[in-house]
RNA sequence: CCCGGCGUAGUUCAAUCUGGCAGAACGGCGGACUGUAGAUCCGCAUGUUGGUGGUUCAAAUCCGCCCGCCGGGACCA
Numbered sequence: 001c002c003c004g005g006c007g008u009a010g011u012u013c014a015a016u017c018u019g020g021c022a023g024a025a026c027g028g029c030g031g032a033c034u035g036u037a038g039a040u041c042c043g044c045a046u047g048u049u050g051g052u053g054g055u056u057c058a059a060a061u062c063c064g065c066c067c068g069c070c071g072g073g074a075c076c077a
Base pairs, nucleotide, nucleotide: 001073002072003071004070005069006068007067010026011025012024013023020057028044029043030042031041032040050066051065052064053063054062
C1' cells in the first nucleotide's frame, strides 16, 4: 500500500441482511429474605450506537470520507 471483518451500557454481546420506541446477560445500586454475609426473589439506573457529512418522513442499520482494532495479501530496494 491492497482486500476483508469489527467498533453499540462498566464488561461480554444481540439488533444491521430486510431503516420504524436502542436491548439481553453479567456487573452496580435499592428493597425483601437472613443472626451477618452469600445464595435466591423483586425493583431501579446506566448509551453522543468510533467521528463527520449525505440520503430519507424516519438511520445503530443505507452511501461517502476519516480514525482505531483484528486477520490475510503485497513489499522488504

Transfer RNA from a Theionarchaea archaeon, 77 nucleotides, folded computationally.
The sequence was found in a public genome assembly.
It matches the Rfam family "tRNA". Rfam classes the family as a transfer RNA.
The coordinates come from a structure-prediction model, not an experiment, and the mean pLDDT is 81.